[in-house]
RNA sequence: GCCUCAGUGGCCAAGUGGUAACGCGUUAGUCUCGUAAACCGAAGAUUAUGGGUUCGAACCCCAUCUGAGGCU
Numbered sequence: 001g002c003c004u005c006a007g008u009g010g011c012c013a014a015g016u017g018g019u020a021a022c023g024c025g026u027u028a029g030u031c032u033c034g035u036a037a038a039c040c041g042a043a044g045a046u047u048a049u050g051g052g053u054u055c056g057a058a059c060c061c062c063a064u065c066u067g068a069g070g071c072u
Base pairs, nucleotide, nucleotide: 001071002070003069004068005067006066007065010024011023018055026042027041029039030038048064049063050062051061052060
């Protein structure tokens, strides 16, 4: 230098064009002498960044950034 893959809440991770799940963690409450566990709620994501396509983009296209792997 070129090619491929990945980037989504604090962490992990699903979602292949129509209002972003699950789990862990955090947190209110119940329970307990108290804590944990358990039960039942809540909050938390401009989907790496910037453009484009589209009525509509996490998803398709382009560029850039970061990381991993490969080729030379």